[in-house]
């Protein structure tokens, strides 16, 4: 330098062109307990890596850029 893949909540990851972007763990409030943990009920937390384009509508499709991983040279 070329090609491929990945980037979504604090962490690990789902997700379909259209109802409000979700799960587990974590955090937090309440409950329970002598107390802690576990359990149970709730809550907060996201510019979906950045920008542009296509579309009535984009996390999703296209292009450019950034970061990481792999392969080739």
């Nucleotide at each position: 330098g070329g090609c491929u893949c990945u980037g979504u909540a604090g962490c690990u990851c789902a997700g379909c062109g259209a109802u409000u972007a979700g799960a587990g763990c974590g955090c937090u409030u309440g409950u329970c307990u002598c107390a802690u943990a576990a359990g149970c009920a709730g809550g907060a937390g996201g510019u979906c890596g950045g920008g542009a384009g296509u579309u009535u509508a984009a996390c999703u499709c296209u292009c450019c850029c950034c970061a990481g991983a792999g392969c080739c040279a």
Transfer RNA from a bacterium, 73 nucleotides, folded computationally. It matches the Rfam family "tRNA". Gene Ontology term of the family: triplet codon-amino acid adaptor activity. By type it is a transfer RNA.